[in-house]
RNA sequence: GAGACGGCUGCGGGAGAGCUCAGAAUACCAACUGACACCGAAGGGGCAAAGUUGCAGUGGCAACCAAUCUCUCAGGUACCCGAACUGCAGCCCGACG
Numbered sequence: 001g002a003g004a005c006g007g008c009u010g011c012g013g014g015a016g017a018g019c020u021c022a023g024a025a026u027a028c029c030a031a032c033u034g035a036c037a038c039c040g041a042a043g044g045g046g047c048a049a050a051g052u053u054g055c056a057g058u059g060g061c062a063a064c065c066a067a068u069c070u071c072u073c074a075g076g077u078a079c080c081c082g083a084a085c086u087g088c089a090g091c092c093c094g095a096c097g
Base pairs, nucleotide, nucleotide: 006092007091008090009089010088011087012086013085018036020035021034022033023032037077038076039075043073044071045070046069051064052063053062054061055060
């Protein structure tokens, strides 16, 4: 169960930070190498009380556990792409909530 929780697809909404400098390259953009400065909402790492479990036994020790917090590995810093999250629609799963 007229389908929770979770997942996928399509359309839409969706912030932040250098249109940095140098080299090389080049029609231009992009991409490449180096330098310094930044962002956090792909992903990833870290941390709590409560609670649960274990060990102790005068009240303690340890383990497990979150995020939009934090770190900045990765990713990103004009536009585009991407973007956590989210609205609508469809589909999958099937009580694992």

This is a predicted structure of a 97-nucleotide RNA (Glycine riboswitch aptamer) from an uncultured bacterium. The model forms 91% of the base pairs in the Rfam consensus. The prediction has a mean pLDDT of 83.